[in-house]
Predicted 3D model of a 1456-nucleotide RNA (small-subunit ribosomal RNA) from a metagenome. Rfam family: Bacterial small subunit ribosomal RNA.
RNA sequence: AGAGUUUGAUCCUGGCUCAGGACGAACGCUGGCGGCGUGCCUAACACAUGCAAGUCAAGGGGCUGCCCCGCAAGGGGUGGUCACUGGCGGACGGGUGAGUAACGCGUAGGUAAUCUGCCCCAAUCUCUGGCAUAACGUCGGGAAACCGGCACUAAUAUCAGAUGAGGUCCCGCAAGGGAUCAAAGCCUUCGGGUGGAUUGGGAUGAGCUUGCGUCUGAUUAGCUAGUUGGUAGGGUAAAGGCCUACCAAGGCAACGAUCAGUAGCUGGUCUGAGAGGACGAUCAGCCACACUGGAACUGAGAUACGGUCCAGACUCCUACGGGAGGCAGCAGUGAGGAAUUUUGGUCAAUGGGGGAAACCCUGAACCAGCGACGCCGUGUGUGGGAUGAAGGGGUUUGCCCUGUAAACCACUGUCGGAGGGGAAGAAAAGUCUCGAGUGGUCGAGACUGGGACUGUACCCUCAAAGGAAGGGUCGGCUAACUACGUGCCAGCAGCCGCGGUAAUACGUAGGACCCGAGCGUUGUCCGGAUUUACUGGGUGUAAAGGGUGCGCAGGCGGGCUUGUGCGUCGGAGGUUAAAUACAUCGGCUCAACCGAUGAAAUGCCUUCGAUACGGCAAGUCUUGAGUGCGAGAGAGGAUGGUAGAAUUCCUGGUGUAGCGGUGAAAUGCGUAGAUAUCAGGAGGAAUACCAGUGGCGAAGGCGGCCAUCUGGCUCGCAACCGACGCUCAGGCACGAAAGCGUGGGGAGCAAACAGGAUUAGAUACCCUGGUAGUCCACGCCCUAAACGAUGUAUGCUUGGUGUUGGACGCUAGACGUCCAGUGCCGGAGGUAACCCAUUAAGCAUACCACCUGGGGAGUACGAUCGCAAGGUUGAAUCUCAAAGGAAUUGACGGGGGCCCGCACAAGCGGUGGAUCAUGUGGUUUAAUUCGAUGCAACGCGAAGAACCUUACCAAGGCUUGAAGUGCCAUCCUCGAAAGGGGUAGACGGAUGAAAGUUCGUCGAAUGGUAGAGGUGCUGCAUGGCAGUCGUCAGCUCGUGCCGUGAGGUGUUGGGUUAAGUCCCGCAACGAGCGCAACCCCUAUCCUUAGUUGCCAACGGGUCAUGCCGGGCACUCUAGGGAGACUGCCCACGCAAGUGGAGAGGAAGGUGGGGAUGACGUCAAGUCAUCAUGGCCCUUAUGUCUUGGGCUACACACGUGAUACAAUGGCCGGUACAAUGGGCGAAGCCGCGAGGUGGAGAUAAUCCCAAAAGCCGGUCUCAGUUCGGAUUGGAGUCUGCAACUCGACUCCAUGAAGUUGGAAUCGCUAGUAAUCGUAGAUCAGCGCGCUACGGUGAAUACGUUCCCGGGCCUUGUACACACCGCCCGUCAAGCCAUGGAAGCUGGGGGCGCCCGAAGCCGGUAGCAAUGUCGUCGAAGGCGAACUCAGUGACUGGGGCUAAGUCGGAACAAGGUA
Repeated sequence: AGAGUUUGAUCCUGGCUCAGGACGAACGCUGGCGGCGUGCCUAACACAUGCAAGUCAAGGGGCUGCCCCGCAAGGGGUGGUCACUGGCGGACGGGUGAGUAACGCGUAGGUAAUCUGCCCCAAUCUCUGGCAUAACGUCGGGAAACCGGCACUAAUAUCAGAUGAGGUCCCGCAAGGGAUCAAAGCCUUCGGGUGGAUUGGGAUGAGCUUGCGUCUGAUUAGCUAGUUGGUAGGGUAAAGGCCUACCAAGGCAACGAUCAGUAGCUGGUCUGAGAGGACGAUCAGCCACACUGGAACUGAGAUACGGUCCAGACUCCUACGGGAGGCAGCAGUGAGGAAUUUUGGUCAAUGGGGGAAACCCUGAACCAGCGACGCCGUGUGUGGGAUGAAGGGGUUUGCCCUGUAAACCACUGUCGGAGGGGAAGAAAAGUCUCGAGUGGUCGAGACUGGGACUGUACCCUCAAAGGAAGGGUCGGCUAACUACGUGCCAGCAGCCGCGGUAAUACGUAGGACCCGAGCGUUGUCCGGAUUUACUGGGUGUAAAGGGUGCGCAGGCGGGCUUGUGCGUCGGAGGUUAAAUACAUCGGCUCAACCGAUGAAAUGCCUUCGAUACGGCAAGUCUUGAGUGCGAGAGAGGAUGGUAGAAUUCCUGGUGUAGCGGUGAAAUGCGUAGAUAUCAGGAGGAAUACCAGUGGCGAAGGCGGCCAUCUGGCUCGCAACCGACGCUCAGGCACGAAAGCGUGGGGAGCAAACAGGAUUAGAUACCCUGGUAGUCCACGCCCUAAACGAUGUAUGCUUGGUGUUGGACGCUAGACGUCCAGUGCCGGAGGUAACCCAUUAAGCAUACCACCUGGGGAGUACGAUCGCAAGGUUGAAUCUCAAAGGAAUUGACGGGGGCCCGCACAAGCGGUGGAUCAUGUGGUUUAAUUCGAUGCAACGCGAAGAACCUUACCAAGGCUUGAAGUGCCAUCCUCGAAAGGGGUAGACGGAUGAAAGUUCGUCGAAUGGUAGAGGUGCUGCAUGGCAGUCGUCAGCUCGUGCCGUGAGGUGUUGGGUUAAGUCCCGCAACGAGCGCAACCCCUAUCCUUAGUUGCCAACGGGUCAUGCCGGGCACUCUAGGGAGACUGCCCACGCAAGUGGAGAGGAAGGUGGGGAUGACGUCAAGUCAUCAUGGCCCUUAUGUCUUGGGCUACACACGUGAUACAAUGGCCGGUACAAUGGGCGAAGCCGCGAGGUGGAGAUAAUCCCAAAAGCCGGUCUCAGUUCGGAUUGGAGUCUGCAACUCGACUCCAUGAAGUUGGAAUCGCUAGUAAUCGUAGAUCAGCGCGCUACGGUGAAUACGUUCCCGGGCCUUGUACACACCGCCCGUCAAGCCAUGGAAGCUGGGGGCGCCCGAAGCCGGUAGCAAUGUCGUCGAAGGCGAACUCAGUGACUGGGGCUAAGUCGGAACAAGGUA
């Protein structure tokens, strides 16, 4: 000091969360020792038991033991004891925090308005008498507590008198005078000591009082009758309405009274850089309380924790008559609770009470016990030790980790254990001696004696590594990773988020990391959070400027001078308790802890000084503000009048069948005469053009013209005034539209409503009507995206350009300058960016308003305003981890622009209808194996399922297996060995459907172990391959530049192209993958070569044929070259290039075709071609066999074949290919499929081998001489085998079909269409597929539309990217909450009744005491208020993978 989390990515805003520290803690797991601290935070709940306040015999008295004197009475001495009297103390110490928002506390003062026991100092006294009473004794009552009668006695108890230094009061100016007020003795060593009284002073303590400070709520705004003050009196220690009477009507409050809630306050503690924030345990100061409430008494002091009286609640005892009690003292118990200790020891020390003292008392205190509750210290060993042991885990099977860790060797001894020694804490007091002092005190010395803790701390010795390690975590934040199990399950989680079969996130293990006698979790506080911002934030769009103005209080305020010295600043003094914190030093071995010293303590008070600034007071000035004078512009406001155009309506005329309306229609109007048109009239509302980012107004707003009244503004002059100013909570006024009330008015328009359309629906959009309303007057309402989403005022800060009003200047203009407004562009600067930019969102000042995550919600409740509608003010529970702003890249749009493609259009031929073939779906089945599923599955994998194939089914077999590999043993062979090489089955019989089984003979062979095998699963774990967008023109990089950044630029722009093709321009310059070219085929030519090809010339031969000799000219074959490049010309153009029936050329603008497929998209396809991770099967999911199935069949779809005929069918004759294969010719037989035959061919040699076409004939428009399905019969061929289930032939049969609905496909030239041929696979089998040639068209105006694509731009709430996102009702579950007839409880106040104790007062009494009265706690009654809880029912809200209905928003979201 920051980090995670909104997004595809970015910047910002903003919340949530984490890392830190702390704790009187609790919980989980674990736990060696010690020191120092600390320990009911909850029920101020209730308490058993014990203890916590007594002491004094030197005040008095009693009882009593012993001793002495005395005959005794009695006296004396010395002890003990007492529940009596008396004194002092029980007001301290200890506990608790309920109450209290207060002079309670803190701080600084006042007390001339006061008191103060014990203590200190000073002064003066301490005299003389008296009356009682308790104890005790006796009698009695009562269960007890306790009480009563009678009789006795003392005092430092009590009373009276005297004295009066002195106090108090009165008189008096004073001097002085008068009145009044005291006491107590005891002890003694006889020296004295101690006490008592009065007075003064001190000290200490206390009372009262004042300034300032001290939580939250305004959804608490008014409170107060002893209330505020005065006079008089009473009362008190003391001022005072403290109390009473009378008089006055005050007092407090927005600087927050009153009320409500919460709370003891402080020193301090925790945190924080600090400022602050939170807290107020332990320790210390103050306060309050002592079962609850009230009250006084005593006393120096109390309204009294362990006193009294009364009332109440509760508990206990009781003989039922009556009594007793108060742990918020220390222990302890119960209860409550997540949770907090022993019914311990001692007065040794410190302190307190009493006492002359010894001493007694002391749960204060000091110690111990319990608890890892906290802090601190310390240990659980140290060194060596590689074979890197075993085990465990992982593994790529090589090895790696655990790991020097262990074992093993050497050593040490802290803590704990055993034995022994052993402090400090102790100073006093007492006795004695000496000295000083001369006053009983001080000093020194000696002796005696004393420790709860405790035989503790500490020290020594001994033995033995022996007794002593866990917890959490390991996806990121955040240090630390693998395996297995699980499979959106179980679970984890602080936030983000993990888990749906390869989980570093769950569980376990191994390993690692962090701490360590602890570690984690939970809770709380501060921090981080500048996330309430004083330090230190914001408000155009993120939350946030009030709708606007006026203006009281408040805040702030121009120049100069003087005074004052309040603020302010400085010096000094006092205080700021101690402890704490800080610094230094010191003591426990260190530390924690403790001690000493110092500094500090930001505040308050007093005092002295300064006077710049602010305040106050006085004076003055003119620049702020205002006035005056002279001009000016204007839809500024109010009232009254008036004008024309238009709509509608009415009357009349003309006139006839429609009008109107829409995308198209219909409702509606019209033959009862509309619309149209002309004339006249009525009425209401609004003012075309001018008109303008023009004007005016504070805003809302204001628009024909004229008049009247009226507000503001601007310019000029510089005459007047002299700071008169700015802002403004509350307040007041204004405030669009809609709405409300009363009364008018009502032409047009038009919510509601009605009808017509649209639609799946259409309570809408469109149409026809139409009422409130819109208009006027008066009165309300008071809200708007009331927006510039930008508060008002003032000053300062580069410019350009337009415009409105006014003024000035000159060179008189399209001129310049100034002031006031109003726009645009743009600089510095600002901003998250967009943007703002002298009209600031810049730089400053003053004041006001407002904001603090989203939703819930501008809702509820309350208050207030309103006739109502509703407005203003304005929460919480609950819930989410986001919500949001700006900008970026994409994608998308029923956005735009440009462009392309058989995309449309123009054409030709099809599909969809029929029959058949084939594939798919579906269905069926024992099985109908599997895969492919929009384009981009469906004559697809399959270039060929009768068996095989075959993966499926049924049945039957086999188990190291059908095939393959390694090792071991045995076998054979070579070899000296090491080692190398090899090996198997055959025949015959039986059985079986086969595989196989079995028997016999021959042979040198089998067994074991690793492991084989799987067309089983996952194409969403993968490789490879191929599909698609798409042969579309795109996709990127380096450097530079721009931007905070994502990113942009380049790649956009202007042209051009088939093309990101090229050119030009340009903060870009280059480059890569694509395009093109290079490759192949083809079109022309040349050249080389000339058999199997060819045959022009020559020769030979044949019925005929390159048949032969010969030749290689031509064709052809197959090698090499040439050729085409917008090269030339014209036009256009800067160029690139385009156009030109251009020239030339075989070919002309990539000549035609092929191969070639960028970055990427589709989790597209394939685990069944192959390969492969993981998982699964292993006498079976492997393997073998027979038979069946993949060929099923109501149906649906795709792709094809054949047709429906005359451009045709049939018959006869006749002509011309190319590619390819390895085949099979001629002849003979058969109607034919075919058979026979075997020439030729190892292939430019032989064979397979053409059809459409052409010539002639026939058919004559018909279900036909079209069409050939189906079926019957007979055959051929292949093959072990054609039943399921092959192809073909012949004879016979002769179905549907007469050109095909909606819809839809292909094709732009050697193409479509049409005709045949060949091949792969293959025993056989195709209408499929692939290839080949023959014949050979039509059309393209064009790019509006459909589809797909490219580029630019725009909008976006989309980014899984429109097959997106997303809203509301309803239905279901859960949660919190509002209302509600009521019900229940709490709180304080008010009124009345009753009224205890008690003080005070009156009265009776000598008194005790009685009685009366005021006040008065508790109680009762009443009317209200207020706060909670609960409540049938009810309202909305929130949340919840896959419910319903629609489709409101986001694109022009389809009606912005």